Transfer RNA from a Planctomycetota bacterium, 74 nucleotides, folded computationally.
Rfam family: tRNA. Rfam classes the family as a transfer RNA.
It was read from a public genome assembly.
The coordinates come from a structure-prediction model, not an experiment, and the mean pLDDT is 81.
The organism belongs to Planctomycetota, within Bacteria.

[in-house]
RNA sequence: AGGGGAUUGGUGUAACGGUAGCACGACUGACUCUGACUCAGUUAGUCUAGGUUCGAAUCCUAGAUCCCCUGCCA
Numbered sequence: 001a002g003g004g005g006a007u008u009g010g011u012g013u014a015a016c017g018g019u020a021g022c023a024c025g026a027c028u029g030a031c032u033c034u035g036a037c038u039c040a041g042u043u044a045g046u047c048u049a050g051g052u053u054c055g056a057a058u059c060c061u062a063g064a065u066c067c068c069c070u071g072c073c074a
Base pairs, nucleotide, nucleotide: 001070002069003068004067005066006065007064010024011023012022013021018054025043026042027041028040029039030038047063048062049061050060051059
């Protein structure tokens, strides 16, 4: 330099153009002599900037970070 892949709450993972869910975690409460377990509730997210669209995590363009392959220089 060229090609390919990945990026979603604190963590893991779903969505496949119809407005972001699940599990774990954390917090609060119930239960308990206390703790654990269990139950109920709360919490917080689409890598960035544009574009297309009635509507974008999803499609397009550019960029960022990480990973893989090929090549070049030393």